[in-house]
RNA sequence: GCCCCCAUAGCUCAACGGAUAGAGUAGAAGAUUUCUAAUCUUUUGAUGGAGGUUCGAUUCCUCCUGGGGGCA
Numbered sequence: 001g002c003c004c005c006c007a008u009a010g011c012u013c014a015a016c017g018g019a020u021a022g023a024g025u026a027g028a029a030g031a032u033u034u035c036u037a038a039u040c041u042u043u044u045g046a047u048g049g050a051g052g053u054u055c056g057a058u059u060c061c062u063c064c065u066g067g068g069g070g071c072a
Stems, first nucleotide, its partner, number of pairs: 001071007010025004018055001027043005048064005
């Protein structure tokens, strides 16, 4: 330099182009307990950035950023 793959919650992962983007774990509050742990209930929290296509984009296209791999 060229090609391919990936980027979703603090972390690990889901999500035929269409419903309020869901789980586990972590965090917070409460219940239980003499206290802690465990358990149960409730709750907070996310689509890397900018454009485009579409009635509708996490999903498709382009560029950029970051990470990984291959060729030279």